The RNA shown here (FMN riboswitch aptamer (RFN element)) has 146 nucleotides and comes from Rhizobium deserti. Lineage of the source: Bacteria > Pseudomonadota > Alphaproteobacteria > Rhizobiaceae > Rhizobium.
RNA sequence: UAUUGUUCUCAGGGCGGGGUGAAACUCCCCACCGGCGGUAUCGGGAUUGUCCCGGAGCCCGCGAGCGCUUCCGUCAAAGCGGAAGGUCAGCAGAUCCGGUGGGAAGCCGGAGCCGACGGUCACAGUCCGGAUGGAAGAGGGCAGGU
Numbered sequence: 001u002a003u004u005g006u007u008c009u010c011a012g013g014g015c016g017g018g019g020u021g022a023a024a025c026u027c028c029c030c031a032c033c034g035g036c037g038g039u040a041u042c043g044g045g046a047u048u049g050u051c052c053c054g055g056a057g058c059c060c061g062c063g064a065g066c067g068c069u070u071c072c073g074u075c076a077a078a079g080c081g082g083a084a085g086g087u088c089a090g091c092a093g094a095u096c097c098g099g100u101g102g103g104a105a106g107c108c109g110g111a112g113c114c115g116a117c118g119g120u121c122a123c124a125g126u127c128c129g130g131a132u133g134g135a136a137g138a139g140g141g142c143a144g145g146u
Stems, first nucleotide, its partner, number of pairs: 004143007016030004031126002033115002035062004042054005057113002065091002067088001068085007095111005117129003
């Protein structure tokens, strides 16, 4: 240094103003927010080999959630409760135009678009709840081998 095992810690932001109304942080107008890994014509640094660091909500993947399936319990049944799966992949979102350039999905400029489930005096990305949960992953400790 890489790899294997194990363990610990961490791991999501956002309704401000106005309107309507009996009632809206849920509707309408203006606003606000952007998880994780990868990619990199951008930015920074350096020993100038090329390497290191940062850099996409809508390019490629992943995650939680819902659904689904299986098992268990309960039940006359419907249903309810619990557990498991993730190659079940159904929901799981959303980008164009112009410029530069050898090349743009990523840069610069502009204009757009998207956002689980349940709840609610009224329809929610932003409020409340499951959740003091789970997790993509990130960082560290220890051990073994090279």
Model confidence (mean pLDDT): 76 of 100.